Small-subunit ribosomal RNA, 3' major domain from Picea engelmannii, 476 nucleotides, folded computationally. The prediction has a mean pLDDT of 83. It matches the Rfam family "Bacterial small subunit ribosomal RNA". Its family is annotated with ribosome and structural constituent of ribosome in the Gene Ontology.
[in-house]
Context: one part of a larger RNA
RNA sequence: UGAUGGGGGCCCGCAUAAGUGAUGGAGCAUGUGAUUCAAUUCGAUGCAAAGUGAAGAACCUUACCAGGGAUUGACAUGCCAUGAAUCCUACCGAAAGAGAGGAGUUCCUUCGGGAACGCAGACACGGGUGGUGCAUGGCUGUCAUCAACUCAUUCUGUAAGGUGUUGGGUUAAGUCCCGCAAUAAGUGAAACCCUCGUGUUUAGUUGCCAGCAUUGAGUUUGGAACCCUGAACAAAAUACCAGUGAUAAGCUGGAGGAAGGUGAGGAUGACGUCAAGUCAUCAUGCCCCUUAUGCCCUGGGUGACACACAUGCUACAAUGACUGGGACAAAGGGUCGCGACCCUGCGAGGGCAAGCUAACCUAAAAAAUCUGGCCUUAUUUUGGAUUGCAGGUUGCAACUUGCCUGCAUGAAGCCAGAAUCACUAGUAAUCGUCGGUCAACCAUACAACGGUGAAUCUGUUCUCGGGCCUUGUACA
Numbered sequence: 001u002g003a004u005g006g007g008g009g010c011c012c013g014c015a016u017a018a019g020u021g022a023u024g025g026a027g028c029a030u031g032u033g034a035u036u037c038a039a040u041u042c043g044a045u046g047c048a049a050a051g052u053g054a055a056g057a058a059c060c061u062u063a064c065c066a067g068g069g070a071u072u073g074a075c076a077u078g079c080c081a082u083g084a085a086u087c088c089u090a091c092c093g094a095a096a097g098a099g100a101g102g103a104g105u106u107c108c109u110u111c112g113g114g115a116a117c118g119c120a121g122a123c124a125c126g127g128g129u130g131g132u133g134c135a136u137g138g139c140u141g142u143c144a145u146c147a148a149c150u151c152a153u154u155c156u157g158u159a160a161g162g163u164g165u166u167g168g169g170u171u172a173a174g175u176c177c178c179g180c181a182a183u184a185a186g187u188g189a190a191a192c193c194c195u196c197g198u199g200u201u202u203a204g205u206u207g208c209c210a211g212c213a214u215u216g217a218g219u220u221u222g223g224a225a226c227c228c229u230g231a232a233c234a235a236a237a238u239a240c241c242a243g244u245g246a247u248a249a250g251c252u253g254g255a256g257g258a259a260g261g262u263g264a265g266g267a268u269g270a271c272g273u274c275a276a277g278u279c280a281u282c283a284u285g286c287c288c289c290u291u292a293u294g295c296c297c298u299g300g301g302u303g304a305c306a307c308a309c310a311u312g313c314u315a316c317a318a319u320g321a322c323u324g325g326g327a328c329a330a331a332g333g334g335u336c337g338c339g340a341c342c343c344u345g346c347g348a349g350g351g352c353a354a355g356c357u358a359a360c361c362u363a364a365a366a367a368a369u370c371u372g373g374c375c376u377u378a379u380u381u382u383g384g385a386u387u388g389c390a391g392g393u394u395g396c397a398a399c400u401u402g403c404c405u406g407c408a409u410g411a412a413g414c415c416a417g418a419a420u421c422a423c424u425a426g427u428a429a430u431c432g433u434c435g436g437u438c439a440a441c442c443a444u445a446c447a448a449c450g451g452u453g454a455a456u457c458u459g460u461u462c463u464c465g466g467g468c469c470u471u472g473u474a475c476a
Stems, first nucleotide, its partner, number of pairs: 001476002003473003007470007015460002019423005026314008035304001042053002064300006073125001077124002079121001082118002086103004092097001106115003126290003130287003136283002138278003141274001143272001148187003152183002155162002167178003193266004198234007208223002213220001240254005303442001320375001322373005333362002337356002342351003382413001387408007429452005435446001
């Protein structure tokens, strides 16, 4: 100087407390372990692995296994020879591929040749999702959006070092003020950026409709007020008042205001820590394979199943289930597409087909909710697993192993032990909607969007984590 203490002091955080909901019990979905297997490809493993890489494994993907193949190779450059390319027919085969028979003759040209493509040959090579993340780059997680981490000059100490950065206040903050052998500065914090919240100006189509007409309908004249959409600006700065404080920084209360003390949310992650993660995104050193650890194909596997764990979904019901009727969103998607209306089917769907490259057309119905009816505490009109049958759809193909529909079946579950998790406001809880990936879909996931909308905390004794100062130490 650090590290560390079941030392001390001060401070902070959904850390505790207060409260709400949930996990742990049930069924199922998904992931992981273990086991099994020809193979169940590989990585990730306390927090910081386990609905993770994977924003979508029937083939492909695919890296794994079995079998069938070819060996300059599926791909690149160079050399030489030859033929344009390509198409058709039949044959063996699971396909890959192998060998046949026909048809066919491009473009440029200085007529030497060249371009593009196919095929044969020899080698340089090419290939490797093979190993090493403890050889690496890059990227990422984590402590942590915690408030820290440093430097120049000075001063000080024999030196390692110290000082500044400590002290008194204050802050979300090494934030700011005051003091001080320190004076300046940098990386962080804050601000600058984006979204939301208020207003003004401007612009009105596909959006809007107050008044005047008009219609079944903002439908059509018309209007530019309102709403909304885009752009530009304004606005919040502890600015004002009172109290408090050291005449400071600030803190407490108030006024005005759409908004008040960081207005709310996001993006943004210092020096470093964990030889943290990734050689399977990519790149790359070294090592290894080269008739194979590379390549092509068919089928299988990644979906196995005594069990254990993790994350979720659905429930156990009456604040409910079912059923008739009525109402109100936002955001995003659509031409390889979204697909109205109409007809048809109980339905999933099917048929015909208008409109839309979208503020125009469309998926589209928002659902919780309101209102009428029914059920009456029952494993039930709860719950929907499982299973049977009949269908639909995507796709070359749905057996292993897709999704959806109808009818039948109707399991466990009657609120869950020890323990554990999330959340402080438009939050939790609850309700539906859209998107990416995608032929289809195992999505209950992920990522967004809005609707309804709480309770509790003005405390820091304790638990956990962190920061600063100080002190002990047989530690470095």